[in-house]
RNA sequence: UCAGAAGGUCAGGCAAUCGCUGGGCUGUAUAAAGCCUGGAGGAAAGUCCGGACUUCUUGGGAAUAGGGUGACGGCUAACGGCCGCCCGAGGUGACUCGAGGGAAAGUGCCACAGAAAAUAGACCGCCUACCUGUUGGUAGGUAAGGAUGAAACGGCGAGGUAAGAGCUCACCGCUUUUCUGGUGACAGGAAAGGCAUGGUAAACCCCACCUGAAGCAAGACCAAGAAAGAGGCGCUGAUUAAAUUCAGAAGGGAGUGUUCCCAUCCCGCCCAAUAGGUAGGUCGCAAGAGGCGUUCAGUAAUGGACGUCCGAGAUGAAUGAUUGCCCGAGACAAAAUCCGGCUUAUCGAUCUUCUGACUUA
Numbered sequence: 001u002c003a004g005a006a007g008g009u010c011a012g013g014c015a016a017u018c019g020c021u022g023g024g025c026u027g028u029a030u031a032a033a034g035c036c037u038g039g040a041g042g043a044a045a046g047u048c049c050g051g052a053c054u055u056c057u058u059g060g061g062a063a064u065a066g067g068g069u070g071a072c073g074g075c076u077a078a079c080g081g082c083c084g085c086c087c088g089a090g091g092u093g094a095c096u097c098g099a100g101g102g103a104a105a106g107u108g109c110c111a112c113a114g115a116a117a118a119u120a121g122a123c124c125g126c127c128u129a130c131c132u133g134u135u136g137g138u139a140g141g142u143a144a145g146g147a148u149g150a151a152a153c154g155g156c157g158a159g160g161u162a163a164g165a166g167c168u169c170a171c172c173g174c175u176u177u178u179c180u181g182g183u184g185a186c187a188g189g190a191a192a193g194g195c196a197u198g199g200u201a202a203a204c205c206c207c208a209c210c211u212g213a214a215g216c217a218a219g220a221c222c223a224a225g226a227a228a229g230a231g232g233c234g235c236u237g238a239u240u241a242a243a244u245u246c247a248g249a250a251g252g253g254a255g256u257g258u259u260c261c262c263a264u265c266c267c268g269c270c271c272a273a274u275a276g277g278u279a280g281g282u283c284g285c286a287a288g289a290g291g292c293g294u295u296c297a298g299u300a301a302u303g304g305a306c307g308u309c310c311g312a313g314a315u316g317a318a319u320g321a322u323u324g325c326c327c328g329a330g331a332c333a334a335a336a337u338c339c340g341g342c343u344u345a346u347c348g349a350u351c352u353u354c355u356g357a358c359u360u361a
Stems, first nucleotide, its partner, number of pairs: 001357010012326007020039006041332001045343002048341005053215004058263007066211005072084004086100001087098004101206002106204002108200003123146002125142007154172002157169003173195001174193008219283004228274001231270003235248004251267004290309008
C1' cells in the first nucleotide's frame, strides 16, 4: 500500500417562523391566554422464541397423547438466546458453520448403473487340469488387478502362494482392558486381539429433559340502558296462599390435552337454538428483570457495591410544515401493554483489534 476477518459508534445538525401534543407553573369562572420542559427506530418491521402482567370456582396422585429442545460447562426471570470450551466440516490464515444423543431395540429406504447394495458376489480378468491344428471349450480355485457407482465384506508396504486372500509380519485403523490430565464433553499413552453386518434418524422410531389456556380488544371502576322465551318434569322431610322457602337424596359441572382415583367447591333439569341493551368516561399507561458512570469478582457472558438520571404515551389516533446554512450521508423505514433475544431490509462515514500478500528501512 492492497485484499480480507471480527467487533463498536453515528443514522442528520444548527437557526428562524407557524402548527399539534404529554407533563409542570401561573391564571381564573374548573375557561381562555401565557411561560417552562419532553415528543417515533436500530431495526419501531417479522410475529419466530422466551417471559413480566391480567383473568379463568380448586388441589393431590397415577397413566398416556401432542408439542419443543438435544456435545460439555456456565450466565439469565426464562429461552430454540448469550459466553467459554470439545469434536467435526470449510478456509493459506485471521475466522466461519454444524438440525452435534442412539443405526447391535425394531421397521423402512439406497434410483440408474453394476456380477453384486448388507448374513450383498463373479462381467472382464488371473491360476491349475483336461480336450482342441488354431480360435476356443469344460471342470476347479480366486476376489489382489480392472470396470459400474455417492458408497463394494478395512488401508498401505513387504513376504508368501499354482494364482490370490490378514494367509503372515510391520505401521495405520478397529475392538477390549487399563493409566495420566481435565468439573465435563474429550485428549494423550500402554497392553492384548487378525479383528469389521455399509450409509441414512433434516425417515418412522428409541432415549433424556422441558411443557395449563387465553390474551391490554387482558382486565378493573363509574355512568347509562335493557326484553324476553308459551309450556313440561322434579324423590324425601319441614314450611308456604303457591315447587313459596330451607335441608337432604339422585343427577350434572369445575383451567393438566385426554382418562382414572381421592378430596374440595358450585348448581334444579328439558324445550332453547335464539332475540334485545351496552357505539360514553376513567384507570390499566410507562420509575423499570430501567439507563449511564466508577469500582470489585470472573477468561467471558454476567453479577455485586457506590453514585447519578427519568429520554413518547396518542385513542378516527399527537410527534409536523416552510425557509436558510452546514454536511460523507439521508438509504431501510413509523410507537399503541412492556421487556430479553433471534431473523430480515438498509445510503454511507468513522474507530479498534487481528490475518494474508507486496514493497521500503